This is a predicted structure of a 110-nucleotide RNA (SAM riboswitch aptamer (S box leader)) from a Chthonomonadales bacterium. It was read from a public genome assembly, where an Rfam model found it. The model forms 88% of the base pairs in the Rfam consensus. Model confidence (mean pLDDT): 82 of 100. Taxonomically the source falls in Chthonomonadales (Bacteria, Bacillati, Armatimonadota, Chthonomonadia). Its Rfam family is "SAM riboswitch aptamer (S box leader)". Rfam links the family to the GO term regulation of gene expression.
RNA sequence: GCCUUAUCCAGAGUGGCGGAGGGACCGGCCCUGCGAUGCCACAACAACCACCCCGCACGCCGACGGGGCAGGUGCUAAGUCCGGGCAGCUCAGGCGCUGCAAGAUAAGGG
Numbered sequence: 001g002c003c004u005u006a007u008c009c010a011g012a013g014u015g016g017c018g019g020a021g022g023g024a025c026c027g028g029c030c031c032u033g034c035g036a037u038g039c040c041a042c043a044a045c046a047a048c049c050a051c052c053c054c055g056c057a058c059g060c061c062g063a064c065g066g067g068g069c070a071g072g073u074g075c076u077a078a079g080u081c082c083g084g085g086c087a088g089c090u091c092a093g094g095c096g097c098u099g100c101a102a103g104a105u106a107a108g109g110g
Stems, first nucleotide, its partner, number of pairs: 002109007013042005021031003025084004043076001045074001048072002051068005080102001085100005
């Protein structure tokens, strides 16, 4: 990098290094020498997986629902910052909403 499934209107920052861009892409709008992005340390948030308990239900396992914990990830500006490409609501246009696509994360697979 590819495929599958699930989630994405909640939540959570200090210090050190470093020195110019960053917010995936494009447009917008923002953040940033009052030091961003990034890296490191500690802390926090969350609860996908792992682990433990209970229920559903029969003997076991699994699926499903609930609870606990915090080991593996993740995350700690703005709703995935907003819009985009396709389809529907829907009639020409606009606005809006929904689904898909795109992106991110987790778990699994070849």